The RNA shown here (small-subunit ribosomal RNA) has 1509 nucleotides and comes from uncultured Anaerocaecibacter sp.
Its mean pLDDT, the model's own confidence on a scale to 100, is 83.
Taxonomically the source falls in Anaerocaecibacter (Bacteria, Bacillati, Eubacteriales, Pumilibacteraceae).
The sequence is in RNAcentral, with records from MGnify.
It matches the Rfam family "Bacterial small subunit ribosomal RNA". Its family is annotated with structural constituent of ribosome and ribosome in the Gene Ontology.
RNA sequence: AUUUUAGAGUUUGAUUCUGGCUCAGGACGAACGCUGGCGGCGUGCUUAACACAUGCAAGUCGAGCGGAACAUAGGAGCUUGCUCUUAUGUUUAGCGGCGGACGGGUGAGUAACGCGUGAGCAACCUGCCUUCAACUGCGGGAUAACACUUAGAAAUAGGUGCUAAUACCGCAUAAGACCACACUCGGGCAUCCGAGAGGGGUAAAAGAAUUUCGGUUGAAGAUGGGCUCGCGUCCCAUUAGCUUGUUGGUGAGGUAACGGCCCACCAAGGCUAUGAUGGGUAGCCGACCUGAGAGGGUGAUCGGCCACAUUGGAACUGAGAAACGGUCCAAACUCCUACGGGAGGCAGCAGUGGGGAAUAUUGGGCAAUGGGCGCAAGCCUGACCCAGCAACGCCGCGUGAGCGAUGAAGGUCUUCGGAUUGUAAAGCUCUGUCGCAGGGGACGAAGUAUGACGGUACCCUGUAAGAAAGCCCCGGCAAACUACGUGCCAGCAGCCGCGGUAAUACGUAGGGGGCUAGCGUUGUCCGGAAUUACUGGGCGUAAAGGGAGUGUAGACGGCUUGUCAAGUUAAGUGUGAAAGCCCGCGGCUCAACCGUGGAAUUGCACUUAAAACUGACUCGCUAGAGUGCAGGAGAGGUGAGCGGAAUUCCUAGUGUAGCGGUGGAAUGCGUAGAUAUUAGGAGGAACACCAGAGGCGAAGGCGGCUCACUGGACUGUAACUGACGUUGAGGCUCGAAAGCGUGGGGAGCAAACAGGAUUAGAUAUCCUGGUAGUCCACGCCCUAAACGAUGGAUACUAGACGAAGGCAUCUUGCAUGUCUGUGUCGUAGCUAACGCAUUAAGUAUCCCGCCUGUGGAGUACGGCCGCAAGGUUAAAACAUAAAGAAAUUGACGGGUCCCCGCACAAGCAGCGGAGCAUGUGGUUUAAUUCGAUGCAACGCGAAGAACCUUACCAAGACUUGACAUUGCGUGACAGCCUGUGAAAGCAGGCCUCCCUUCGGGGCACAAAAACAGAUGGUGCAUGGUCGUCGUCAGCUCGUGCCGUGAGGUGUUCGGUUAAGUCCGUCAACGAGCGCAACCCUUAUUUCCAGUUGCCAAUAUUAAUUUAGGGACUCUGGAAAGACUGCCGUGGACAACACGGAGGAAGGUGGGGAUGAUGUCAGAUCAUCAUGCCUCUUACGUCUUGGGCUACACACGUGCUACAAUGGGCGCUACAAAGAGUCGCAAUACCGUAAGGUUGAGCCAAUCUCAAAAAAGCGUUCUCAGUUCGGAUUGUGGGCUGAAACCCGCCCACAUGAAGUUGGAGUUGCUAGUAAUCCCGGAUCAGCACGCCGGGGUGAAUGCGUUCCCGGGGAUUGUACACACCGCCCGUCAAGCCAUGGGAGUUGGGGGUACUCGAAGUCGGUCACGCCAACCCGCAAGGGAAGCGUCCGCCUAAGGUAAAACCAAUGACUGGGGUUAAGUCGUAACAAGGUAGCCCUACGAGAACGUGGGGCUGGAUCACCUCCUU
Repeated sequence: AUUUUAGAGUUUGAUUCUGGCUCAGGACGAACGCUGGCGGCGUGCUUAACACAUGCAAGUCGAGCGGAACAUAGGAGCUUGCUCUUAUGUUUAGCGGCGGACGGGUGAGUAACGCGUGAGCAACCUGCCUUCAACUGCGGGAUAACACUUAGAAAUAGGUGCUAAUACCGCAUAAGACCACACUCGGGCAUCCGAGAGGGGUAAAAGAAUUUCGGUUGAAGAUGGGCUCGCGUCCCAUUAGCUUGUUGGUGAGGUAACGGCCCACCAAGGCUAUGAUGGGUAGCCGACCUGAGAGGGUGAUCGGCCACAUUGGAACUGAGAAACGGUCCAAACUCCUACGGGAGGCAGCAGUGGGGAAUAUUGGGCAAUGGGCGCAAGCCUGACCCAGCAACGCCGCGUGAGCGAUGAAGGUCUUCGGAUUGUAAAGCUCUGUCGCAGGGGACGAAGUAUGACGGUACCCUGUAAGAAAGCCCCGGCAAACUACGUGCCAGCAGCCGCGGUAAUACGUAGGGGGCUAGCGUUGUCCGGAAUUACUGGGCGUAAAGGGAGUGUAGACGGCUUGUCAAGUUAAGUGUGAAAGCCCGCGGCUCAACCGUGGAAUUGCACUUAAAACUGACUCGCUAGAGUGCAGGAGAGGUGAGCGGAAUUCCUAGUGUAGCGGUGGAAUGCGUAGAUAUUAGGAGGAACACCAGAGGCGAAGGCGGCUCACUGGACUGUAACUGACGUUGAGGCUCGAAAGCGUGGGGAGCAAACAGGAUUAGAUAUCCUGGUAGUCCACGCCCUAAACGAUGGAUACUAGACGAAGGCAUCUUGCAUGUCUGUGUCGUAGCUAACGCAUUAAGUAUCCCGCCUGUGGAGUACGGCCGCAAGGUUAAAACAUAAAGAAAUUGACGGGUCCCCGCACAAGCAGCGGAGCAUGUGGUUUAAUUCGAUGCAACGCGAAGAACCUUACCAAGACUUGACAUUGCGUGACAGCCUGUGAAAGCAGGCCUCCCUUCGGGGCACAAAAACAGAUGGUGCAUGGUCGUCGUCAGCUCGUGCCGUGAGGUGUUCGGUUAAGUCCGUCAACGAGCGCAACCCUUAUUUCCAGUUGCCAAUAUUAAUUUAGGGACUCUGGAAAGACUGCCGUGGACAACACGGAGGAAGGUGGGGAUGAUGUCAGAUCAUCAUGCCUCUUACGUCUUGGGCUACACACGUGCUACAAUGGGCGCUACAAAGAGUCGCAAUACCGUAAGGUUGAGCCAAUCUCAAAAAAGCGUUCUCAGUUCGGAUUGUGGGCUGAAACCCGCCCACAUGAAGUUGGAGUUGCUAGUAAUCCCGGAUCAGCACGCCGGGGUGAAUGCGUUCCCGGGGAUUGUACACACCGCCCGUCAAGCCAUGGGAGUUGGGGGUACUCGAAGUCGGUCACGCCAACCCGCAAGGGAAGCGUCCGCCUAAGGUAAAACCAAUGACUGGGGUUAAGUCGUAACAAGGUAGCCCUACGAGAACGUGGGGCUGGAUCACCUCCUU
């Protein structure tokens, strides 16, 4: 030698859960991409069991045999160089022996006693080897080789003749063996086994050699095999029945041996839901990978077993084979051929072609280990040992080490300062692994010799940093960031996802991270995945309880006695091969690797023991269950009969013009008399009230009354049985509605259908009709949201309150107790939450059913059922990263409630109609510059376009520029005149610097560069500013508390307020930004101050003119004042409200400034600023002219009107706030006037603009297109300005249009407001109906919150969260993808029937052919035995036939999936605008609609009931 469990990303606006997808780890006989220094040890056709050239892989023995050849020596013959012969040696074709059944390869087949494991054989064999016992005597006849010869191309075959043996045969002998007979003893497990004695029968042998090797018989062992059995061994039930030698028996045969192994006869068996048969797939195991383990996956290398050797069949030989390198036959293929015929089998080692993503040398050696033969030497050995190739894997080593800052250069980034690469480099000093060169040099040989590896490992010396680093990644997961390029392109991507001009995600670079001679990618397996859950999950709503019952098999089962020992437990024995894993020790320098010893191998079998539990049998029991007896309750079921109300119809009467129906209508009915009403009658269906979260039933379901038959439950009792129980796969029965068949029936209702409406359409909703059907009988169908979305049984675990049935107690009732069923709330507990909670979804046990992402799909195919409709069982391809549950915050609702606002209402005045002004759209144009576009663009940017402005257009010009900065040079430039020109400009002429501290500066010019410049783009890159919701009352935070959490609470609630204002309450207590207040202005008073303002008193004047005064007005400084402070009432003794007093003002006094968190990618790049992009002799700059002013038209905002509350004329009052020296201008004069001339005064409480107007008083007009209205046009003038043609304003005269109060619709306003009337200012040369301010005159109405709009709050539903301008369904059209059907077609494997039947075994063979051994015979010959031929059975391949199965393909066809911007509608989500959904039937372009029954997984309102407080 047991130490072991990690998570993350992704559904949402966010959360919790369910659930899938994906990632991080390890492994590999791998492959691919980039790269590559060395060594050791391993590994290397996973595909075509596809085809193979060439060589090799099984031979050996002469000590079994006869020859032959050669060599040497000898002999003989003689023709002296030939023949013969002897001996020895070498070689060997043949006969003979042993071995070719081992070793080596492969995994096609095989789902099997094939393999694994454990047993058995009393049913067996075993060559060589070991031990023991006994033998080895005498004979015989052939045949290869060889010679001759025949046929043939060859392979080879035949004939004749000769010869040997350890080849073959006969006889003898027989310890023991075997066989039959009869006997004794012992044993066992049924058949049987062992031992002993008896006589009888049968069968042996071989030599070679010179000490051993052989041969024969027998016994035993060892080794190897054969057979049998228990257990284990993949997927499909859309494979449910299979089997005739099949199952068994008897007998014979056969085998080494048992056996239907084979045959004859007999019997009818055998297997199967614990999965037979069939189909698919697959060699099995030790082990290997992974895993905490349990498991899951794999079966390369090594080892064990099996099977196979081109495919199929067969036997021969042999100890052993149905034989890889043997034989025969058949088939396919290849080769040779003289065409007659032959030869072959690499899944041995190399190697070739082919296939494939992919896998090596036609190498060395028998030195070692092992094998065959041999006495041996030895021979053979592609087994094996080695080497070669390959980063294919594991392990080890190296590519240098130390010092070295100026932090070099270069690169990159930069905020331009620097940072980083980076001690990195260079440089200096070292070392020598490795490399190279030289020298030495093994172990492996035990065992005389013998070493392929190999001059290898290793050692020594020298040499020189010299030859040796890459790959992937850097958005998150997941370690590591910047720049440039690109611009939804190119591309990336494991998942989520990046890329549409500032990409840490693409490409490149710099930098960084990781691993390292490798690094990434792909594929496969395990893990993570508790995501098939044995360990270790679930089923109310996420996927999941069967529609319900009954009951078979099975599973599970109350108390108790005894026995057994199957399960169980303990101990022991055997086995669990070796290798491997693990531990200890050891050997290669270490490691990998190897050696050795352990541990382990969780298993199986046997023996012994125990008896608690389970089981089996058994003695009993009564608590489970059932029976009996006595009761009461009930829409339980079936059949028959009866009843009344209502609808409709018919008949008759009365009666008259309508009825009916709807949101409103119409179709329809009615003068031929309807509807209404009265009476009578017919017929069918359903049973009001009672009636109830009441009752009954297993569920579906059941409702008038009576009778008959009948099921179940409950209560009480405790007499009987004695575990008889629970559950229940299959089976059987029941099973709403719709639907089907046959026959009835048919009042009402009502799919389909028809008509009328609605509508864009309306195959709907609504209305009028209406047929199946609904009803009955019989027979089918068998499905529902068949729901409590919750299977059944048993036990246990707080209570409270109802209502139903019974019992006890009690005289009865109440109350109490108890049993059963039925509800609501609630504790513990459970749950993701919602919720459940003694009627569990709690705690436990038992049994059944079911689930495993979403879609495809409850679909296809197949089976079963059905008359059909269809039901049931039930996939896959493919697509996808989600689909889903509960709850949260918002937003939304053609949901609900509360509140507010000139939101409506009540009023006043308008707009919309007219003319004109102005802005916009559109159109036009060379240009009509640009922007703003619902509210929140449109008298807006623009507080003022004739030129300028000006950004636009045309034309003419300029190019360091019209403007800025820097440096160099020069000293002028400007101005004036002339010419030309539209001007800018160009050309010529004249004229020509300033300041200075003397350094220079200013100004200007010329040339050249950096650069300027842009009203060019992007407001969706931005800053700033602004609009809007909205001056709406909201928006948040800290701590605490609640919730797993998102979140909630606070901020809700009851009051109140303009207000989240305040009060009260409350698991909240406080706080911040908002509200309010603080600020300005206005209304009152006081104080201070009195000029330019004022004038009461006093003088004075034409005049506050002057003197004077500070009282008043006013001015401008400072204060006061108002706080629900006081009183009353209400309210909760509050906040507050109402009323009152006082007060100039009363409940924020009026007005203004002030605009929370945020929303709208709101507006603005043309105010300005600014990133990026673009232009640079132009998209910049200058100039002239034109345009922004156009005009069929449409809209917005205004002005003026339409008149008498008015117009005209005359007279006559009263403001405030402003502006003025480039100005306001008095006065006087001229002009009808606009205006002109003149120019006092005023830098302003002083002067001027300046007249206020409406109002008032008087007069005229008298209701008209007018004495209203003023457009348009003409003429003549005025003003500004270089210049009023395009294109200004004003005046006078003349002209005198539309318009008589404005459709649908729509705007503003609640008090000094609306309305109305004038005045001023900014801009500005001139131009105002606009804008911003000022004052004068000065109303009406407000019941109220039902409705419209907007906002705030609460609540509810949601499939929305880009938040309803949301989401989303289906047809159609288009592209792509996989798939079903399909007349068929093609192919495949398997079986069946028939036919043919090679080789071969077996059996037969009268005759025919051949025939040495033995027998008879002198011989010839015969016999026996054998062979051949022939016949028969079996039988491979082949042929024929029909059917089934599988696969491919098929015109056409069906649906499905998918695809940024196609068509039609709007079905669903909110009450989704007709609540939705389920089953079913019918209908329809489509989503769908309608009928019948069912469900709540329906909103809202009301009622009933119950609960809580």